[in-house]
């Protein structure tokens, strides 16, 4: 030096170009004497950033940064 894959909630991780979603955690409420189990609601995200395509982009394209692996 070159090449691949990868980046979405506090973690793990889905998401056919059409309304951002699920476990698990966290909070509140119910229950219980307490607690845990369980049940319901909530909050929590500029989809790594920056441009292009599109009536529309987490998805497609190009570049950059991170992170992982190869080759030399």
């Nucleotide at each position: 030096a070159g090449a691949a894959c990868u980046a979405u909630a506090g973690c793990u991780c889905a998401g056919u170009g059409g309304u951002g979603g699920a476990g698990c955690g966290u909070c509140a409420c119910u229950u219980u004497a307490a607690c845990a189990c369980a049940g319901u609601g909530g909050a929590a995200g500029u989809c790594a950033a920056c441009g292009g395509u599109u009536c529309g982009a987490g998805u497609c394209c190009g570049u950059u940064u991170g992170g992982u692996u190869c080759u030399u």
Molecule: transfer RNA
Organism: Candidatus Vidania fulgoroideorum